[in-house]
Context: one part of a larger RNA
């Protein structure tokens, strides 16, 4: 380290429980709301965050009823109280009911402002008034009404109206008039009393259910769409006008006509007016006081048990009892008819409301006639463009709407699916109209083969809640102590968390992280084992070692642990083919996928023989059952396109022949498929609709700010030259410039760095622009089929070739994953053919089930057939080589020419001889293929219903392709795998052998094999082979060996050796300087011999020499050389060592022969199962992927069932040697502490290991990376349980145009004391922006509001649109701009222009003096503005002396050295730089209709405007230091000097001045005013004094940041001012000052 066994910790599965949901049924109610709704804000409690209640009358009032012992919600505790003079609590009816919301006086950022204190606005009534335009209307004021508005789940009517989807693609269609979105109405709604429906018969308003019926139809006739009458039910209900015709009234008034108003009148067998004639019953919707009656909101009463046991409780047992119209249910310490609350049946209301009933008004009805008059007009038709009807333009009726046209009048006109006739049927253009039907947001009663905390609502609990996002939207997790808190007093340990002890309980291993308490996953303890050993970690058989209950008797049997040995490459998925290095899983645990509805088809099972009911209805209190209900269907007859005939009918000329037919079913319920629905689960990018979103960023719009310093010097200009005058030149001044450099500041070119970062884009170095097309703030504006774009498809909230977010929607996916408990039979496929098909799909092939036929199928034999493959051949097509003959040409030659002859040139045709062939064949096989007959065997057909499969691999044979290449590929065949296990081939789906039903320590074989690893021969006989060939490879090469076959040579002596010969002619001719055997050339001959070439090599000039060919001897037997062949060699070089599996082998190699043996899940034996067949023996059978098909096991839940069983102990967890073939079953112990089986049926949310599944838990990585700017710490002291890190002190270090200060916005309590230390701080922690208490914010001036207006927004009326809504006047908002009155000291832990103290000031009001027409509305001025530039004054401010103090030092002074040397508004001023202005301010006066104000003239003649200085404020202010005290934080007390030079701004002067083009907001305050219009004149307005009064909201803290915007205590972003010294041109740079830091390891 393994395994095991006990005991623990963590975790939160099971089981068992429910407070919460989830469906249904009955009943109620179907609305609230200007008499202020839903919804909400924000107070209301003694102490009070939260929820509930409630509204300043606030955990509540009155009143009328209930009710009767307590009570002050949830919610404990304290305090305080209430109450039988009847509370708390129930109910009925009243009061009260702050703001916000329709929101309603205006206004607004909802909950808040202001104000003249309001029903705004629309509608109606009235009154008044009154325009264009006279009369009159429209508008308009004014009073009244309170009608209307907004909310709300779904039903319902109307307007507008997609898409994905389907049609395997799409464009008519389909999804669908769905989703949505608007508008409107009611408890329903809409529809409705025929211009109907029909067919020769009739019926008689709508609505709804069943059936007609998936039928009529419609339809790229595809996909799909789908009716309607009759028929059976449910419920039933009719009516009122308009018109003729009378009267009446008004206007008109000659006639004539209009208009109200009353009678009259309402149908189609026609009516009615109109003439005549006649008079008496009956029913109801809608209206309504009162009366009864019933009922609803509170509630009364309500039978019957005791004892004993066990136990912590008794509702268990056990004994006797007892009530029952009451044995529902819930509860009580375990299981209760008789304990409590209930139940059955009985009763009950002062007040409110529902329903019903009925009496009453009002109101309707007759007959007969037929002359007249009367019956709905811009209608109805049509015409043409479109909707709707089931009906898609169609032969389209019928019904609607747009545009045109445009009728009749009962003798009329519509309809009957074009249309015309005839016939029937009703009577358009005017309205109302209950019931049956549709639905639940709400309120009561029930119920449930619904769930039980990962279910069941998203939500059992303070959930639409934490939290996420700007927003619209999206959306969680989280239940259990006990019977009762009896919640652990007291003691120990410990800062404290925790923990041990004591007590308490029945039980703390129920202790509040509490009932049970499974795995993963961490431990502690103990028995075995494990440091010479190689791999799916098991399986088989085993040494050794340690232990054991129960029986039982000395050992068996068992547990654990396993030295060793054979043998053995997970699991799932897809795959031709997976240990795969192809997919999927970190482990566990829970959930987690074939389901239901309605219709077809088949098959079992039941009914019945013709079956069968639908909707509905009756009965009982529901469910439910029973019983009517025959409307409907199927069937009973077929057939044919149909007429039609008819056990027959069609086809035809046919009588022939065919072909369908000459019958059984149906209704249920199960199963199994199909078909339409999400349809077996999970998973889309997409498209469409309503809607949020410009806080990011893109443009714009309106309004504010910002840009250190430095250079450069444009035009103009002046001044001098110069010019007749211009031009020009110079030198000066001036200050232009999408001008130069360089900071803030905007951007982003290049590097590195960062890349699980400090950051979802930054950081260091460097970079670009930096007065302009510049940057910025704050408010607006543009919105997804768009918007914006100096254009990159860029942006548009970390999203963009079309944003985000809900819905259509569970779109859709011929694709990919995934799909959960067992045995038992059978068992494919990867072929054909079609196919916008090719990894889909249809039909056939090939499986399975039923059931019928039964030798029809078939291996193999016999026998008979036809063929045109291989082989073959070469007759034929065609090709081919050689030869022969030699048509024809070519060459060459003879002729003058016809033409002749020649030729070793080519070659037709033929003839010999030899080849080749998928598309030759004069032949011609093997198989294979057809029939017949036999037959091993048990097939093989047919219907019927149910799949799978159409991705194939390899080996052998025969071929195409391709190189006679490939594990290649495309075909035929066969096997094998696939789907097949087991022996061989070392290992190895496709090769060999051979088909695994189960056991067996039994035989016998196949392949293949027998020295050892390894079972079996060191077998046997012949050989071969030397190569480790055996145990890899060619062409070629080689006296490697072994065998074979024919010649040759040889005892008349061969080969080889050795010894001798090898001669002449001749130096052979020719060549040649020379050529003699051997430079060439020709020729190559003769003799002598035993042999000897006119020479086979070396040689030499040339001879010469050595040599061979041949001969002779010597030896003495074989010798040399070819072709076949058998084992072997050489050729032979790749990358980790590897080519017999090794060991090793001269056989244990190789080739024959022979004999044993060993070898498999083959075969045989014993023993058992199971299937098929069979009566029974018995016999055959039993591998299996996709599939088929059959019989089981468990799990909830239901009924027996209030079931056996159970606290003497269920259900779940652990455990553990029993039984079963499996899936399972049981029994013991322990644990637990209240439930629950077996068994028959029945119903399913019904079985998990894989879905990168989904939520929880725990591991691994791993004590690993990291601890977020390298500005930096240390010492000492203090506190404290503890201190690197707190606190203090001291040295050091860092920023310092910031890392310092003020300040917008933005947080929203973080501020400031005290106490704490679980978490949160990347360590720590006495500490903190963290937790608990408590405190903290004080304005007439400041900031905003009661003032104003821009961009823009809303908008009365108004125009404009299917609807929502869009736009816009008048007005209303709307700061980032105008308007506007205070300063200085002080002071608190926290506030200060806000409190004090000192001086001021604004406005308003009283008063009190004076003076004067004033005031509104109007009218005018004025408010009022650009950029850039430069120069002046001054002032802040800073230095510098000076004057003062202090310590230090010194004998004392000087001198050094630190510190200090301050001071506002207001107000005054004969101060005062300048600006304007004598080119005339200011004043007066006239002028035109003329007040001012502009212009004009006149007359005077210097004022206006301004920083800033001073003097008053102002000294008991401040104000260094000193003394003194202290709670060490500070506080008291005293108090010097309190000048004057120089630099000097980007402030100020200054809205000034100059200069230039791009020509530079409004409106109010504010000043002035003649006439005209109103209001006063007892007012009113000015003016000095005094007095008084002065509203609402903000005000802590924070602010380049630890508090804001990035998820974070985050190296980033973030407007505005202030901004010191030294050095510097500088706000750059460096180093400092005030001040704040030292970057939480």
């Nucleotide at each position: 380290g393994g395994c095991u066994u006990a005991c623990g910790g963590a975790g939160g599965a099971u089981a068992c429980c429910u407070u919460g949901g989830c469906a249904u049924u009955c009943a109620g109610a179907g609305g609230c709301g200007a008499a202020g709704a839903a919804g909400g804000a924000c107070g209301c409690g003694g102490u009070u965050a939260c929820c509930g209640g409630c509204g300043a009358a606030a955990c509540g009032c009155u009143u009328c009823g209930g009710g009767g012992a307590g009570c002050u919600g949830g919610a404990a505790a304290c305090a305080a109280g209430c109450u039988a003079u009847g509370a708390u609590c129930c109910g009925g009816a009243g009061a009260u009911u702050u703001c916000c919301g329709a929101a309603u006086g205006a206004g607004g950022c909802a909950a808040c402002u202001c104000c003249u204190a309001g029903a705004a606005c629309u509608a109606c009534u009235u009154a008044u008034u009154g325009a264009a335009u006279u009369c009159a209307u429209a508008a308009a004021u004014a009073a009244g009404u309170a009608a209307g508005a907004g909310c709300g789940a779904a039903c319902c009517u109307g307007g507008u109206g997609a898409a994905u989807u389907g049609a395997a693609a799409c464009a008519u269609c389909u999804u669908a008039g769905u989703a949505a979105c608007c508008a409107g109405a009611g408890g329903a709604a809409g529809a409705g009393a025929a211009a109907g429906u029909a067919a020769a018969a009739a019926c008689g308003a709508u609505u709804u259910c069943c059936u007609g019926a998936g039928u009529a139809g419609c339809g790229g006739c595809g996909a799909g769409c789908g009716a309607a009458a009759c028929g059976g039910a449910a419920a039933c209900a009719g009516c009122c006008u308009a018109a003729a015709c009378c009267c009446u009234u008004u206007u008109a008034a000659u006639u004539a006509a209009a208009a109200a108003g009353g009678g009259g009148g309402u149908u189609g067998u026609g009516g009615a007016a109109c003439a005549a004639c006649a008079u008496c019953a009956a029913a109801a919707a809608a209206u309504a006081a009162a009366u009864a009656a019933g009922g609803u909101u509170a509630g009364a009463a309500g039978a019957a048990g005791u004892a004993g046991u066990u136990g912590g409780a008794a509702u268990g047992c056990u004994a006797c009892a007892c009530c029952a119209a009451a044995g529902a249910a819930a509860g009580u310490g375990a299981a209760a008819g008789u304990c409590u609350u209930g139940u059955a049946g009985u009763c009950g209301a002062a007040a409110a409301c529902c329903u019903u009933u009925a009496a009453a008004a009002a109101a309707u009805a007759g007959u007969u006639g037929u002359a007249u008059c009367c019956a709905g007009a811009g209608u109805a038709g049509c015409a043409u463009g479109g909707g709707g009807c089931a009906c898609g333009u169609g032969a389209a009726a019928u019904c609607c709407c747009g545009u045109g046209u445009g009728a009749a009048u009962c003798c009329g006109c519509g309809a009957g699916g074009a249309c015309c006739a005839c016939c029937u049927c009703g009577u358009a253009a005017g309205g109302c109209u209950a019931a049956a039907u549709a639905c639940u947001a709400c309120u009561g009663a029930a119920u449930g083969a619904c769930c039980g905390a990962u279910a069941g609502u998203g939500a059992a609990a303070c959930a639409g809640u934490a939290c996420c996002g700007u927003g619209a939207g999206g959306g969680a997790a989280a239940g259990g102590u006990g019977a009762a808190a009896a919640g652990a007093a007291c003691c120990c340990c410990g800062g404290g968390a925790g923990g041990g002890g004591a007590g308490u309980g029945a039980a703390a291993u129920a202790g509040a992280a509490c009932a049970u308490g499974a795995a993963a996953c961490c431990g502690u303890a103990a028995g075995c084992u494990u440091a010479c050993a190689a791999g799916c970690a098991g399986u088989a058989g085993a040494a050794g070692g340690a232990c054991g209950a129960c029986u039982a008797u000395u050992a068996a049997c068992g547990u654990u642990u396993g030295c060793c040995u054979g043998c053995g490459u997970g699991c799932c998925u897809g795959u031709u083919g997976a240990a795969g290095a192809a997919u999927g899983a970190g482990c566990c645990g829970g959930c987690g996928a074939c389901u239901u509805g309605u219709a077809g088809u088949u098959a079992g099972u039941g009914g019945c023989a013709g079956g069968u009911u639908a909707a509905g209805g009756u009965a009982u209190g529901u469910c439910a059952u029973a019983c009517c209900g025959g409307a409907g269907c199927c069937a009973u007859a077929g057939u044919g396109a149909a007429a039609g005939c008819g056990a027959g009918c069609c086809u035809u000329a046919a009588u022939a022949g065919g072909g369908c037919g000459u019958u059984u079913g149906u209704c249920a319920c199960u199963a199994a498929u199909u078909a339409c629905g999400g349809a077996c689960c999970c998973g889309a990018a997409c498209c469409c609709g309503g809607g949020u979103g410009a806080u990011c960023u893109a443009u714009c719009c309106a309004u504010g700010g910002c840009c250190a310093g430095g250079a450069u010097g444009a035009a103009g200009c002046u001044u001098a030259g110069g010019u007749a005058a211009c031009a020009c030149u110079a030198a000066g001044u001036g200050g232009a410039g999408g001008u130069c450099c360089g900071a803030a500041c905007c951007g982003a070119c290049u590097g590195a760095u960062g890349u699980u970062g400090a950051a979802a884009a930054a950081u260091c170095a460097g970079c670009g622009g930096a007065u302009g097309a510049g940057u910025u703030g704050u408010g607006g504006a543009u919105a997804g089929g768009g918007g914006u774009g100096a254009a990159a498809u860029g942006c548009c909230a970390a999203u963009c070739g079309a944003a985000c977010u809900c819905g259509g929607a569970g779109c859709u996916a011929g694709c990919u994953g995934g799909u959960u408990c067992u045995c038992c039979c059978c068992g494919a496929a990867a072929u054909g053919u079609g196919u916008u098909u090719a990894g889909g799909c249809g039909c056939a092939g090939c499986g399975g089930u039923u059931a019928g036929u039964g030798u029809u199928a078939u291996a193999g034999c016999u026998u008979a057939g036809g063929g045109g493959u291989a082989a073959a051949g070469c007759a034929c097509u065609g090709u081919u080589u050689c030869g022969g003959u030699g048509c024809g040409g070519g060459c060459a030659g003879g002729u003058a020419a016809u033409u002749c002859g020649g030729u070793a040139c080519c070659a037709a045709a033929u003839c010999g001889a030899g080849g080749c062939a998928a598309a030759c064949u004069c032949u011609g096989a093997a198989u294979a293929c057809u029939a017949a007959g036999u037959g091993c065997a048990u097939a093989a057909c047919u219907a019927a219903c149910c799949a799978g499969u159409a991705a194939g691999a390899c080996u052998g044979u025969g071929g195409g392709g391709g190189a006679u290449a490939a594990g290649c590929u495309c075909c035929a065949u066969u096997g094998u795998c696939a789907a097949g296990a087991g022996g061989g081939a070392a290992a190895c789906a496709g090769c060999c052998c051979a088909g695994a039903c189960c056991a067996c320590c039994a035989g016998u074989u196949a392949a293949g094999g027998c020295c050892c690893c390894u079972a079996a021969a060191u077998g046997a006989u012949u050989a071969c082979u030397a190569a480790g060939u055996g145990a890899u490879a060619a062409a070629g090469g080689a006296a490697g060996u072994g065998g074979g076959a024919a010649g040759a040579c040889u005892u008349a002596g061969a080969c080889a050796a050795c010894c001798a010969g090898g001669a002449g002619g001749u130096u052979u001719g020719c060549u040649u300087a020379g050529a003699a055997g051997c430079a060439g050339c020709a020729a190559u001959c003769c003799u002598u011999u035993a042999a000897a070439g006119a020479g086979u090599g070396c040689g030499u000039a040339a001879u010469a020499g050595c040599u061979c060919a041949c001969u002779g001897g010597u030896c003495g037997a074989g010798u040399a050389g070819u072709c076949c062949u058998g084992c072997g060699c050489c050729g032979a070089a790749a990358a980790u060592g590897a080519a017999c599996g090794g060991g090793g082998c001269u056989a244990a190699g190789u080739a024959a022969u022979c004999u044993g043996c060993c070898g498999a899940a083959a075969c045989u034996g014993u023993g058992g199962g199971a299937u098929a067949u069979u009566u029974a023996u018995a016999u055959a059978u039993c591998g299996g992927u996709a599939g088929g098909g059959g019989a089981g096991c468990g799990u909830u839940c239901u009924a027996u069932g209030g079931u056996a069983g159970g606290u003497u102990g269920a259900a779940g967890c652990g455990u553990u040697a029993a039984c079963g073939u499996a899936a399972g079953u049981g029994g013991g112990c322990g644990u637990g502490g209240a439930c629950g089986a077996u068994a028959u049926a029945g119903a399913a949310g019904u079985g998990a290991g894989a879905a990168u599944g989904u939520c929880g838990g725990c591991u691994u990585g791993a004590g690993u990376a990291g601890c977020g700017a390298a500005a930096a710490c240390a010492u000492u002291g203090g506190u404290g349980a503890g201190a690197a890190u707190c606190c203090a002190a001291u040295g050091c270090c860092c920023c310092g145009a910031a890392a310092a200060c003020c300040u917008a916005a933005g947080g929203u309590u973080u501020c400031c004391u005290c106490c704490g230390g679980a978490a949160g701080g990347c360590u720590c922690g006495u500490c903190c922006g963290c937790g608990g208490a408590g405190g903290g914010u004080a304005a007439g001036u400041c900031a905003g509001g009661a003032c104003c207006u821009a961009a823009g927004g809303c908008g009365a009326g108004g125009c404009u649109g299917a609807a929502a809504a869009g736009c816009g006047u008048a007005g209303u908002c709307g700061a980032u701009g105008g308007a506007c009155a205070a300063u200085c000291g002080g002071u608190u832990a926290a506030u200060a222009u806000u409190c004090c103290u000192a001086u001021a000031c604004c406005a308003u009001u009283u008063u009190u003096u004076g003076u004067u027409g004033a005031c509104a509305a109007c009218g005018a001025g004025g408010g009022a503005c650009g950029a850039a530039g430069g120069u002046u004054g001054c002032u802040a401010a800073g230095c510098u002396a000076g004057c003062c103090a202090a310590a230090u030092g010194u004998u004392g002074g000087u001198u050094a050295u630190u510190g200090g040397u301050u001071c506002a508004a207001a107000c005054g001023u004969u101060c005062a730089a300048g600006g304007u202005g004598u080119u005339g301010a200011g004043a007066g006066a006239u002028a035109g209709a003329g007040a001012a104000a502009a212009u004009a003239u006149c007359u005077u003649g210097a004022g206006c405007u301004g920083a800033g200085g001073c003097g008053u404020g102002a000294g008991u202010a401040c104000a260094a230091g000193a003394u003194a005290c202290u709670a060490c934080g500070g506080u008291a007390u005293u108090a010097a000097a309190g000048u004057a030079g120089c630099u000097g701004a980007u402030g100020u002067u200054a809205u000034a001045c100059u200069u230039c083009c791009a020509a530079g907001a409004a409106a109010a305050g504010c000043u002035c005013g003649c006439a005209c219009u109103g209001u006063c004149u007892u007012a009113a307005a000015c003016a000095a004094a005094a007095a008084a009064u002065g509203c609402c909201u903000g005000u802590a803290c924070u602010a380049g940041a630890a508090a804001c915007c990035g998820a974070c205590a985050c190296a980033g972003g973030u407007g505005g001012g202030u901004u010191g010294g030294u050095a510097g041109a500088g706000u750059a740079u460096a180093c400092c000052a005030a001040g704040g830091g030292g970057c939480g390891c």